Small-subunit ribosomal RNA from an uncultured prokaryote, 1446 nucleotides, folded computationally. Its Rfam family is "Bacterial small subunit ribosomal RNA". Its family is annotated with ribosome and structural constituent of ribosome in the Gene Ontology. Model confidence (mean pLDDT): 83 of 100.
[in-house]
RNA sequence: AAUGAACGUUGGCGGCGUGGAUUAGGCAUGCAAGUCGAGCGAGAACCCAGCAAUGGGGGACAGCGGCGAAAGGGACAGUAAUGUGUAGGAUAUUUGCCCUCAGGACCGGGAUAGCUGCGGGAAACUGCAGGUAAUACCGGAUAACAUCUCCGGAUCAAAGGUGUGAUUCCGCCUGAGGAGAAGUCCGCGUCCUAUUAGCUUGUUGGUGGGGUAACGGCCUACCAAGGCUGAGAUGGGUACCGGGUGUGAGAGCAUGGCCCGGCUCACUGGGACUGAGACACUGCCCAGACACCUACGGGUGGCUGCAGUCGAGAAUCUUCGGCAAUGGGCGCAAGCCUGACCGAGCGACGCCGCGUGCGGGAUGAAGGCCUUCGGGUUGUAAACCGCUGUCAGAGGGGAAGAAAUGCAAGAGGGUCCUCCCUCUUGUUUGACUGAUCCUCAGAGGAAGUACGGGCUAAGUUCGUGCCAGCAGCCGCGGUAACACGAACCGUACGAACGUUAUUCGGAAUCACUGGGCUUAAAGAGUGCGUAGGCGGCUUUGCAGGUGGGGUGUGAAAGCCCUCGGCUCAACCGAGGAACUGCGCCCAACACUGCUGUGCUAGAGGGAGACAGGGGUGAGCGGAACUUAGGGUGGAGCGGUGAAAUGCGUUGAUAUCCUAAGGAACACCGGUGGCGAAGGCGGCUCACUGGAUCUCUUCUGACGCUGAGGCACGAAAGCUAGGGGAGCGAACGGGAUUAGAUACCCCGGUAGUCCUAGCUGUAAACGAUGAGCACUAGUUUGGAGGCUCCUCCAUAGGCUUCCAGCCGUAGCGAAAGCGUUAAGUGCUCCGCCUGGGGAGUAUGGUCGCAAGGCUGAAACUCAAAGGAAUUGACGGGGGCUCACACAAGCGGUGGAGGAUGUGGCUUAAUUCGAGGCUACGCGAAGAACCUUAUCCUAGUCUUGACAUGCACGGAUUAACCCUGUGAAAGCAGGGUGACGCCUUCGGGUGGAACUUCUACAGGUGCUGCAUGGCUGUCGUCAGCUCGUGUCGUGAGAUGUCGGGUUAAGUCCCUUAACGAGCGAAACCCUUGUCACUAGUUGCCAGCGCGUCAUGGCGGGGACUCUAGUGAGACUGCCGGUGUUAAACCGGAGGAAGGUGGGGAUGACGUCAAGUCCUCAUGGCCUUUAUGGUCUGGGCUGCACACGUCCUACAAUGGCAUUUACAAAGGGAAGCAACCUCGCGAGAGCAAGCAAAUCCCAGAAAGAAUGCCCCAGUUCGGAUUGCAGGCUGCAACUCGCCUGCAUGAAGCCGGAAUCGCUAGUAAUCGUGGAUCAGCAUGCCACGGUGAAUAUGUUCCUGAGCCUUGUACACACCGCCCGUCAAGCCACGAAAGUGGGGGGGGCUUAAAGUCGCCGAGCUAACCUUCGGGAAGCAGGCGCCUAGAGUCAACUCCGCGAUUGGGACU
Repeated sequence: AAUGAACGUUGGCGGCGUGGAUUAGGCAUGCAAGUCGAGCGAGAACCCAGCAAUGGGGGACAGCGGCGAAAGGGACAGUAAUGUGUAGGAUAUUUGCCCUCAGGACCGGGAUAGCUGCGGGAAACUGCAGGUAAUACCGGAUAACAUCUCCGGAUCAAAGGUGUGAUUCCGCCUGAGGAGAAGUCCGCGUCCUAUUAGCUUGUUGGUGGGGUAACGGCCUACCAAGGCUGAGAUGGGUACCGGGUGUGAGAGCAUGGCCCGGCUCACUGGGACUGAGACACUGCCCAGACACCUACGGGUGGCUGCAGUCGAGAAUCUUCGGCAAUGGGCGCAAGCCUGACCGAGCGACGCCGCGUGCGGGAUGAAGGCCUUCGGGUUGUAAACCGCUGUCAGAGGGGAAGAAAUGCAAGAGGGUCCUCCCUCUUGUUUGACUGAUCCUCAGAGGAAGUACGGGCUAAGUUCGUGCCAGCAGCCGCGGUAACACGAACCGUACGAACGUUAUUCGGAAUCACUGGGCUUAAAGAGUGCGUAGGCGGCUUUGCAGGUGGGGUGUGAAAGCCCUCGGCUCAACCGAGGAACUGCGCCCAACACUGCUGUGCUAGAGGGAGACAGGGGUGAGCGGAACUUAGGGUGGAGCGGUGAAAUGCGUUGAUAUCCUAAGGAACACCGGUGGCGAAGGCGGCUCACUGGAUCUCUUCUGACGCUGAGGCACGAAAGCUAGGGGAGCGAACGGGAUUAGAUACCCCGGUAGUCCUAGCUGUAAACGAUGAGCACUAGUUUGGAGGCUCCUCCAUAGGCUUCCAGCCGUAGCGAAAGCGUUAAGUGCUCCGCCUGGGGAGUAUGGUCGCAAGGCUGAAACUCAAAGGAAUUGACGGGGGCUCACACAAGCGGUGGAGGAUGUGGCUUAAUUCGAGGCUACGCGAAGAACCUUAUCCUAGUCUUGACAUGCACGGAUUAACCCUGUGAAAGCAGGGUGACGCCUUCGGGUGGAACUUCUACAGGUGCUGCAUGGCUGUCGUCAGCUCGUGUCGUGAGAUGUCGGGUUAAGUCCCUUAACGAGCGAAACCCUUGUCACUAGUUGCCAGCGCGUCAUGGCGGGGACUCUAGUGAGACUGCCGGUGUUAAACCGGAGGAAGGUGGGGAUGACGUCAAGUCCUCAUGGCCUUUAUGGUCUGGGCUGCACACGUCCUACAAUGGCAUUUACAAAGGGAAGCAACCUCGCGAGAGCAAGCAAAUCCCAGAAAGAAUGCCCCAGUUCGGAUUGCAGGCUGCAACUCGCCUGCAUGAAGCCGGAAUCGCUAGUAAUCGUGGAUCAGCAUGCCACGGUGAAUAUGUUCCUGAGCCUUGUACACACCGCCCGUCAAGCCACGAAAGUGGGGGGGGCUUAAAGUCGCCGAGCUAACCUUCGGGAAGCAGGCGCCUAGAGUCAACUCCGCGAUUGGGACU
């Protein structure tokens, strides 16, 4: 885009079309083929005359006869050719009616229906007797331009009617011609299937005969053995064919409904009759199925005609009107008949047309929707104002389809007619339609459907929450859905719009136009060769192909163009063009073909050389191995990662000698050689195939490819017979392992070897078919030839063939290929068409078998796949780093306790954090408070807190009091303020309060909606950009490589050159020195003073304080290195290669953590999830884990004495001295907002003494008693002190942590939080080690490289069994049904033939009969039926097999 459509929603009018696609299933009812009285006889009702008889008219119904009924109408079952389309043929044909022409029609005869009478039968129907007519039937005559013929001849016809009247009109007979129709034959075209490869006996041909309208095996007898087939016979499946139709740029592909042409069919099968024509849709006979009637004896029927009905189905109409028109049948005609046809009805089924109003109209109304709350949008849309009158509605008229009709009359013409033609006048005919006109009323009666994530035009809100649902593909939906549902808005089309189905297109996705095959699907394992296809140069002839011209045909309709008719269009009419095709004729001859002649460049032969693991057979050889015999020898051997099984004192292994056996041929040996491929390797001989080079001697296109076919064809395997050393499937044993039907080891059978056969496959690979030609080169190897320099030889140069590497153009998706093409062309063959199912099933075929070749479908998925890219990963590689390991020191894991977590418990034990990166974490400090939707109970509701508005009025703030209560709260009473103005009456206002309303509030949810902040990788060295270049692109390059560094640090190289974020540096601190400044710090020297003390005067030297500077930069020397960067060593120096420490954390990762710091979207809550308050809980304890403290002791404990810090804090504070207390502490109280005073005693250390290895003078848990402190309050639940008590624990399993120097370890000190409460945290100093030869391993990280089927990225991906459900398929004992053939038996109707003793009107007769015909019988054929054995297809099938999905 389309449709004979269907379904859903909706639906105003008209025109033109169209409508049983399925069950060629069954059908009630009505109609669809009759007509002629001018062919014939008879003739009812009725009418007339008549008393009647009877006569006349009349003409229904029926019959004889003629024509028609073979047309028209319907359907597509069958049919793959007896069809159809196209173009032809016939000496091989027929033809009623029609036209033309030529002739003819004489004389006779016998019947029969109707009818009458008598019967049979339920009916359908039918019998007998009598009698009758014809254009019915028969005989004779006539007889050619007819037929037959032996060429003499023979044979064959007829009907009349009308009318007063017929040579003349209508008919009849014979013949010829025509038109139209029909039969028949030939060429070409006409679907799928080879999992159908052979078919055929009347078959193919001939002769004789028969038959037909006609040719012919059409039929028959005989003879011959042919005929068709890979260009697809035969079989199977499907199907009516064409003009055309749909689509498409075309070529094509699909299709054949309506209309037209042809075929075929008429309940199924068979058959003939009649006839011009049929083997006959509404005729006949027979058989069968089905249905109906029946008196059970017997009959009847055929809608695939028009309507209609049932059934089946997604689905397809009225039991309508009329012969008015067109056409048909009959008729002289009038006319009759006509479900052909013309019309109407139903269906938006299709196409086309029209309408549902038009103009104005902003307060941009109301309402709806959205909103950033300002507004926006619906939207000039509506309302409102003005106008019009299409369509539909009502009323009335009305053109045209109808004139070449019919009838009557008249006139003229045709030979005088009853006939024909023309004209005139009058008159007649419309089923149905209704153009158009007039009048009326009134915007009044007339809009929906689908869609809005992308493709694809058009988006917002709400609801829902992987639910409900959507979906053509991709895909949406798990709480902010432009995708579901709704609303609003928008988009598209519009009386329709969507959906489904189907066809074509897009699809170059079967590729003729117009594709491919190295790796994506695809080159056969290789050759030889048949058919076929294709084929070198020159020329002759022919004219098949080819190109040109002409001509016939290519029906009409349709398509296209032009014009015309319906108001337009659809639709219709006319003309033209076209119909790309086929036939015939003419001329042409380049190419091709055929034919003949010639040629040598292809191909082949000849001669001479030459290389080679080419093949076959036979023989020979040495090394090694094993076995056997013997000698020596004496304990192991062998084997592995390590072992064991195994062998060995009956003497192994080892070693020497001898013998036997079988297999394979080291070195040479090589991207070297040969072969078609498979493949071929010691040496010699014999036989044998092919290549190459040279000569250019011969033949003269002999060529290339190759469907089928034939041959060869690794290994394994099979059959038979040998052989068997080594190796070695299976098998046995030993190991390994969770297991180990494996890898490793010890044995070992088939096999491996030979001969003769079979098999026929491989990653049979260059994953690359064969041949020819053309298209840059360099270089290497192998086999030859020629040649230069003076001869020779080498090197060099040229040339042919073979085998390689690299590479230009070009090609390619890229990788890559690149004269050995995957480039450019030609020829031929093979093969491919998404993945899986599956190289499976089935069938066939080959094979001894294993199995090979050929080779599907159902079902299922939306991918499968190729090449390359970036990452990530690897029990890949290389380089490098890190307390990563190693080397060390000290711990944890065991004990007791502290603390956090889990779990359990509980009314509640609030919440968060969860490997590293949660767990002494949020929490720098839960008795109340803190504290939370934690629990229990009470209580408040504009609220504990903020802002606005409104009312009130002095109620209020503040203070005091009372009641109740656990408190909060509730209830009540009292005192009682303010600014401004002021007429002192008051007015007004702010804060506050009561009330009202907006709102507050939420540590409620979502960290997976977020901001911010933080952790981690990781202080790891990385992460990027601009421009350029390369690549189709992703992307690469830079950033790689060589060095070097802590470092992408720096240097060199370099299609890269630069730059940024990181690293480094800048900053702080610490280490040295200098300068400046000296108070609260310091005190060397000078003084004063004290028992003593920088206490004082003074001083700035020193320490120190805190400011400013200096200093370190690989700067210097030597070596190494590339004259580099840098490294190593050294000097100097307080410090040396980043001096130590800190702060500083790139791009990013983990949907990491946090909504309970804060902020914030959405949701939820609002007398509660908010506020307040009492008490409790967060501290609960069988247990598990993390982090710590204290220990287990003698490097220790205790006692006494004694020395040396740093850094901090202090006013709701630190607190000295003094007194009291054993002590915690208390009392009093100086000083100090602090280099001044206080906290404040440092401790380990040192000295001395005791303890003597013990659960202790270790260890301190637990518990009792008595106290202290803080605080409203220490019961749950604080800390401290004294006395008493004195638990576990004697150094800790598997495992695991920290640390590289002022570090670990150890020792104490301070601070934050804080009323009080650290073993935690954060700081401070004191004492002060050990080890690192290194990078194999564990962990983590960086760079380069490699593989990848991973990309949620190895915690990835993914395979198979098994369990369950479900789906389709295969096999299967069997079983049910269909189809087409065959054999045998039987055989209706019927044609034909034979018989015909029975019967018989026409003719003949000598009257006896004959001729002829009929009944009947028989025969051949045969539908059907029965039966038998096969073939083929489909279904079912216990069980079973593999496959798909979940």